[in-house]
The prediction has a mean pLDDT of 82. Transfer RNA from Candidatus Yanofskybacteria bacterium CG10_big_fil_rev_8_21_14_0_10_46_23, 72 nucleotides, folded computationally. It matches the Rfam family "tRNA". It is annotated as a transfer RNA. It was read from a public genome assembly.
RNA sequence: GCGGGAGUAGUUCAGUGGUAGAACGCUUCCUUGCCAAGGAAGAGGCCGCGAGUUCGAAUCUCGUCUCCCGCU
Repeated sequence: GCGGGAGUAGUUCAGUGGUAGAACGCUUCCUUGCCAAGGAAGAGGCCGCGAGUUCGAAUCUCGUCUCCCGCU
């Protein structure tokens, strides 16, 4: 330099055009003499960044940044 993959909650991931979810973790409460386990509720994101297409974009297109793999 070329090609491919990944980037979404604190972490690991899902979501393939119609207002973004799960698990674990975190906070509060219940249960217990305490811890653990269990149960209930809650907080936390505008989806790496910018632009375009569209009535509407995490999703499609282009550019760009970071990481991984392969080729040279």